[in-house]
RNA sequence: CGCUCAUCCAGAGCGGUGGAGGGACAGGCCCUGUGAUACCGCGGCAACCGACGAAGUUCGGUGCCAAUGCCUGAUCGAUGAGAG
Numbered sequence: 001c002g003c004u005c006a007u008c009c010a011g012a013g014c015g016g017u018g019g020a021g022g023g024a025c026a027g028g029c030c031c032u033g034u035g036a037u038a039c040c041g042c043g044g045c046a047a048c049c050g051a052c053g054a055a056g057u058u059c060g061g062u063g064c065c066a067a068u069g070c071c072u073g074a075u076c077g078a079u080g081a082g083a084g
Stems, first nucleotide, its partner, number of pairs: 001084001003082006013042005021031003025073004043065003047062005052056001069076001
């Protein structure tokens, strides 16, 4: 990087740095100097995989923490697992 499978109306935020955009795309709608995106620290949520071994309020690898993937659309996206 493309391919296959599963999931996407539940759940979970504070602080610091910094300073204008952000919610993938189009249209809408919305968030944002009462500080966005991003990064860092701590905290939390929940599922997939693994370990221990039959015990789970455990540990590890990932993920996530405005709004149903924000809504609609599409030949779309994200995450996990698998084989290349």

About this RNA: The RNA shown here (SAM riboswitch aptamer (S box leader)) has 84 nucleotides and comes from an Actinomycetes bacterium. It matches the Rfam family "SAM riboswitch aptamer (S box leader)". Its family is annotated with regulation of gene expression in the Gene Ontology. NCBI's taxonomy places the organism under Bacteria, Bacillati, Actinomycetota, Actinomycetes. The coordinates come from a structure-prediction model, not an experiment, and the mean pLDDT is 82. The sequence was found by an Rfam model in a public genome assembly.